[in-house]
RNA sequence: AAUCAAACUGGCGAUGAGGCUCGCCAUAACCGUCAUUGACUGAUAGCCUCUACUGGAUC
Numbered sequence: 001a002a003u004c005a006a007a008c009u010g011g012c013g014a015u016g017a018g019g020c021u022c023g024c025c026a027u028a029a030c031c032g033u034c035a036u037u038g039a040c041u042g043a044u045a046g047c048c049u050c051u052a053c054u055g056g057a058u059c
Base pairs, nucleotide, nucleotide: 009026010025011024012023013022016050017049018048019047020046021045032040033039034038
């Protein structure tokens, strides 16, 4: 110096925030789908809550 493994720590999981769980990455992990010049779904990786947006009903 390179490679591999482990631990700690940090980061990440298509649009915001918090808690829990899971997985991934060590400069990588991650950056949706269809179509052809536009259209569509979703605020989660999963569960729960809040906020924003959309639809319906009632007052």
Molecule: Fluoride riboswitch aptamer (crcB RNA motif)
Organism: Anaerolineae bacterium